[in-house]
The prediction has a mean pLDDT of 80. Predicted 3D model of a 73-nucleotide RNA (transfer RNA) from Absidia cylindrospora. RNAcentral holds the sequence, with entries from ENA and Rfam.
RNA sequence: GCCUUGCUAGCUCAGUUGGUAGAGCGUGGGACUUUUAAUCCUAAGGUCCAGGGUUCGAGCCCCUGGUGAGGCG
Numbered sequence: 001g002c003c004u005u006g007c008u009a010g011c012u013c014a015g016u017u018g019g020u021a022g023a024g025c026g027u028g029g030g031a032c033u034u035u036u037a038a039u040c041c042u043a044a045g046g047u048c049c050a051g052g053g054u055u056c057g058a059g060c061c062c063c064u065g066g067u068g069a070g071g072c073g
Stems, first nucleotide, its partner, number of pairs: 001072007010025004019056001027043005049065005
C1' cells in the first nucleotide's frame, strides 16, 4: 500500500426480505424465605462508531472517514 471482516443497552451478542430495536448477564424495585443465597415477577437503560447519499421509510443498501481483528505484498 491492497483485500476481507467487526463496531447495536454497563458487559457478551442477536436483529431474517428495508417497515416504529431485542435476549442473556448485570443494575433498581417487589414476591418468597427467620435472614442471606437461589428462584419467580417487574422496571429502568440505546443519537445502532461518525458524516453524507438513496428511499415514503435505513441497524440493514451505497459512498467517505475513524477504530479493532485477520490476510497478501